A computed fold for a 390-nucleotide RNA from a Longimicrobiales bacterium, annotated as Bacterial RNase P class A. The organism belongs to Longimicrobiales, within Bacteria. Rfam family: Bacterial RNase P class A. It is annotated as a ribozyme. Of the family's consensus pairs, 92% are formed in the model. Its mean pLDDT, the model's own confidence on a scale to 100, is 78. A source record names the gene rnpB.
[in-house]
RNA sequence: UGGGAAGCGAGUGCGGACCGCGGCCGGGAUCCUACGGGAUACCCGGUCGAGGAAAGUCCGGGCUCCGCAGGGCAGGGUGCCGGGUAACACCCGGGCGUCGCAAGGCGAUGGAAAGUGCCACAGAGAAGAGACCGCCGAUGGCCCGGCUCGCCGGGCACAGGCAAGGGUGAAACGGUGGGGUAAGAGCCCACCGCGCCUCCCGGCAACGGGGGCGGCACGGCAAACCCCACCCGGAGCAAGGCCAAGCAGGGACGAGGCGUGGCCCGCGCCGUCCGAGUCCCGGGUAGGCCGCAUGAGGCGGCGGGAGACCGUCGUCCCAGAUAAAUGGUCCGCCUCCGCCGCUCUUCGGGGCGGCGCGAGACAGAACCCGGCUUAUUCGCUUCCCAUCGA
Numbered sequence: 001u002g003g004g005a006a007g008c009g010a011g012u013g014c015g016g017a018c019c020g021c022g023g024c025c026g027g028g029a030u031c032c033u034a035c036g037g038g039a040u041a042c043c044c045g046g047u048c049g050a051g052g053a054a055a056g057u058c059c060g061g062g063c064u065c066c067g068c069a070g071g072g073c074a075g076g077g078u079g080c081c082g083g084g085u086a087a088c089a090c091c092c093g094g095g096c097g098u099c100g101c102a103a104g105g106c107g108a109u110g111g112a113a114a115g116u117g118c119c120a121c122a123g124a125g126a127a128g129a130g131a132c133c134g135c136c137g138a139u140g141g142c143c144c145g146g147c148u149c150g151c152c153g154g155g156c157a158c159a160g161g162c163a164a165g166g167g168u169g170a171a172a173c174g175g176u177g178g179g180g181u182a183a184g185a186g187c188c189c190a191c192c193g194c195g196c197c198u199c200c201c202g203g204c205a206a207c208g209g210g211g212g213c214g215g216c217a218c219g220g221c222a223a224a225c226c227c228c229a230c231c232c233g234g235a236g237c238a239a240g241g242c243c244a245a246g247c248a249g250g251g252a253c254g255a256g257g258c259g260u261g262g263c264c265c266g267c268g269c270c271g272u273c274c275g276a277g278u279c280c281c282g283g284g285u286a287g288g289c290c291g292c293a294u295g296a297g298g299c300g301g302c303g304g305g306a307g308a309c310c311g312u313c314g315u316c317c318c319a320g321a322u323a324a325a326u327g328g329u330c331c332g333c334c335u336c337c338g339c340c341g342c343u344c345u346u347c348g349g350g351g352c353g354g355c356g357c358g359a360g361a362c363a364g365a366a367c368c369c370g371g372c373u374u375a376u377u378c379g380c381u382u383c384c385c386a387u388c389g390a
Base pairs, nucleotide, nucleotide: 001386002385003384004383005382006381007380008379009378010377013333014332015331016330017329018328019327021049022048023047024046025045026044027043028042029040030039031038032037051362055373056372058371059370060369061368062367063236064235065234066233075232076231077230078229079228080094081093082092083091084090095109096107097106098105099104110227111226115225116224117221118220119219132166133165134162135161136160139159140158141156142155143154144153145152146151147150174192175191176190177189178188179187193216194214195213196212197211199210200209201208202207240290241289242288243287249281250280251279252278253277256270257269258268259267260266297316298315299314300313301312302311303310304309334360335359336358337356338355339354340353341352342351343350344349
């Protein structure tokens, strides 16, 4: 100088003034009361009051109800190995593949010799393949020449042989080198790769290393169907439980009941069996209460483990609304940014001071937890790698 990995802090922050909101506790006031207590659009005081993602609702669980849900089919999910966990598609460690000089990154990473299917375009050929350019033409054929007369030399590219080289493609039926040949080819050999083995060594295992055998038989795709192994019952806090106006219904009593400010008269209204009114009943709407804030909880110490994580001791209690509280205004400070001045400089920048009606993101609980993913401002720490210089 460039790069990689793991984390941490703050997050309209701190101090102050005024005003305001929600929960809980205490006191008061008012109301109700069966005198035990209870209620609140009221007042006062105290105390607590959003997040790292509260988000997306993508996985997994707790909890609740549904016929305790066992088996099978269908459907869905997961997919190298070992471990962690309540559980997971999460996390930790390892293997393998691949990218990178490296630190490290990424990978739905079982099976393609069970079967089916697909492999666009280009290309001769895309799976028991193929010959466009090309190479050869040994052998056979044709032509020319020679002679010792059945052979030799040369030519053609007709039959035919080949797949080295070129070309197409994401991918072309092992690679490199040598031998070999007319030219070539696992045709032969060495190394590499590949396959097989009831072999040996290391590892819990995935797998790695070695040995033996085999010239190679087996291209890719399973986030195509499929096969194999394992997992999954469904619905969700509008779960679910309790209390319960009014209206309607059922039952009992029932000739009166209600209003007119206390009493009587009077008057008015509703009724006298199609029955006012009073009481009771079950189901249950509005509404209210519980679920609902002590939990797989936070923090700290110690111990175990390579780590995820686990054990133990101490300590703390930390939002709970329901149209939905957690806010607003102002002053000073803070952090960052921009500009100006001074100053230092290894010329990249750093320090100090001043000014700014510049900025402080993403976003907000709603039954609760563990993850993942996504959004997002500023600052900081540790470790590692490569190159260059001293």